[in-house]
RNA sequence: UGAGUUGGCUAGACGGCCGCGUCAGGGCCUCGGCCCUGCCGAGGAACGUCCGGGCUCCACAGGGCAAGGUGGUGGGUAACGCCCACCCGGGGUGACCCGCGGGACAGUGCCACAGAAAACAGACCGCCGGAGCGCUUGCGCAUCCGGUAAGGGUGAAACGGUGGUGUAAGAGACCACCAGCGUGCCGGGUGACCGGCGCGGCUAGGUAAACCCCACCUGGAGCAAGGUCAGACAGAGUGUGUUCGAGGGCUGCUCGCCCGAGCACUUGGGUAGACCGCUGGAGGCGUGCGGCAACGUACGUCGUAGAUGGAUGGUCGUCGCCCGCGCGUGGGUAACUGCGCGCGGGAACAGAACCCGGCGUACCGGCCAGCUCAUCCG
Numbered sequence: 001u002g003a004g005u006u007g008g009c010u011a012g013a014c015g016g017c018c019g020c021g022u023c024a025g026g027g028c029c030u031c032g033g034c035c036c037u038g039c040c041g042a043g044g045a046a047c048g049u050c051c052g053g054g055c056u057c058c059a060c061a062g063g064g065c066a067a068g069g070u071g072g073u074g075g076g077u078a079a080c081g082c083c084c085a086c087c088c089g090g091g092g093u094g095a096c097c098c099g100c101g102g103g104a105c106a107g108u109g110c111c112a113c114a115g116a117a118a119a120c121a122g123a124c125c126g127c128c129g130g131a132g133c134g135c136u137u138g139c140g141c142a143u144c145c146g147g148u149a150a151g152g153g154u155g156a157a158a159c160g161g162u163g164g165u166g167u168a169a170g171a172g173a174c175c176a177c178c179a180g181c182g183u184g185c186c187g188g189g190u191g192a193c194c195g196g197c198g199c200g201g202c203u204a205g206g207u208a209a210a211c212c213c214c215a216c217c218u219g220g221a222g223c224a225a226g227g228u229c230a231g232a233c234a235g236a237g238u239g240u241g242u243u244c245g246a247g248g249g250c251u252g253c254u255c256g257c258c259c260g261a262g263c264a265c266u267u268g269g270g271u272a273g274a275c276c277g278c279u280g281g282a283g284g285c286g287u288g289c290g291g292c293a294a295c296g297u298a299c300g301u302c303g304u305a306g307a308u309g310g311a312u313g314g315u316c317g318u319c320g321c322c323c324g325c326g327c328g329u330g331g332g333u334a335a336c337u338g339c340g341c342g343c344g345g346g347a348a349c350a351g352a353a354c355c356c357g358g359c360g361u362a363c364c365g366g367c368c369a370g371c372u373c374a375u376c377c378g
């Protein structure tokens, strides 16, 4: 200097004018509002609502069965499907990245196309033996019978690999080494797992984001939760029921338990206002200590959105940022690059609605730091 990789920060500033919402103060008033002044007024994702919690209600006794979720190990956390560290597998020269990462000897299912054959496999070509036929008498034959998984071809995958023994040709049929599987012992680690030595039968396909098995977890609904106040109305008809019990609760179902006089349908009518919940929290920041880290802890410090048809905006000026072009000027052998001025253009994604922790997705641009590789110079 170039290429790359990981993590973090930022998301224009100031002022004028006009405008919006909550709150406070003041004024007017026909008590419903209006006006003036002042304070404050969106985000890194406020988004998607995909997970996990707080909070609220449902009267949580208990048993059984379903249903759903999670899935290497050890930690972190209020909790998680999140985060950290490590293990194993895969990719990259490397920094680093990726993994929906339990079980396929419990059982069942499935494996397209191609191919002769796709799961206790399979003779299409080939190889070998025999029969038959032909002739040039040791060769040929897409004729028949049998042997064979060495070789070819198909496929994502063809039932271990290499070498030898063996054989008519072959074959873990047998042997050596290697890979892999199972198993015993020793050593290291909290553990996933790793390393070493030995033994066994010779070999075992994939798929569990297919059923299933194993281990662990899960009650339901959600701030339109839920509560207080105010206000309005008109009932009628049918069916069913009060110990021979309707209906309801224990919020998947069921057993069981409990409450129990109303309930269901049709028709007609009324209301749709105010307030609480409502923002101070697993809170932010700084420093010290513990920890590899996620994080924890002590002290200090900061602290002002709460709308409800739903406010947080518009415009102008100056400065700053980015891009393109032109001019001037400097550094360097060069590639390349710094600064100044002028003109033109650009500035994203998006927007609270009970509150937090995550994940995922969107985004014009800018800045910083660690690390890796290549090249050059000293």
Stems, first nucleotide, its partner, number of pairs: 001374010012319007020041002023038006043349001047360002050358005055222004062255004067218005072086005087101001088099004102213002107211002109207003124152002126148006132141004160178006179203001181200008226276004235267006247259004283302008321346011

This is a predicted structure of a 378-nucleotide RNA (Bacterial RNase P class A) from Sanguibacter sp. TS_SC_8. The RNAcentral record of the sequence draws on ENA. Its Rfam family is "Bacterial RNase P class A". By type it is a ribozyme. Its family is annotated with ribonuclease P activity, dimeric ribonuclease P complex and tRNA processing in the Gene Ontology. Taxonomically the source falls in Sanguibacter (Bacteria, Bacillati, Actinomycetes, Micrococcales). The gene name in the source record is rnpB. Of the family's consensus pairs, 98% are formed in the model.